A computed fold for a 73-nucleotide RNA from a Candidatus Woesearchaeota archaeon, annotated as transfer RNA. Rfam family: tRNA. The family's RNA type in Rfam is transfer RNA. The coordinates come from a structure-prediction model, not an experiment, and the mean pLDDT is 80. NCBI's taxonomy places the organism under Archaea, Nanobdellati, Candidatus Woesearchaeota.

[in-house]
RNA sequence: GGGCCUGUGGUCUAGUGGCUAUGACAGUUCCUUUACACGGAACAGGUCGGGGGUUCAAAUCCCUCCGGGCCCA
Numbered sequence: 001g002g003g004c005c006u007g008u009g010g011u012c013u014a015g016u017g018g019c020u021a022u023g024a025c026a027g028u029u030c031c032u033u034u035a036c037a038c039g040g041a042a043c044a045g046g047u048c049g050g051g052g053g054u055u056c057a058a059a060u061c062c063c064u065c066c067g068g069g070c071c072c073a
Stems, first nucleotide, its partner, number of pairs: 001072007010025003018056001027043005049065005
C1' cells in the first nucleotide's frame, strides 16, 4: 500500500428497513433465612463507535472517518 471481518447498557449477546432495541451475567431495593448462600419479585442502566447520505421510516442499506482482528505485498 491492497483486501476481508468486526464495533449494540459495566461484560457477553439477539436483531438483516417498521410496535417501547432482546436476553443472560453483574448492580440496587424488596421477599424468603437467626444470618449468609440459593431461589423469587421489582427497578436502574443504551447518543446501537463518530459524521454524512438514501428512505415516509435506518442498529439494519450506501459513503467517509475512528478503534479492534485476520490475510496479501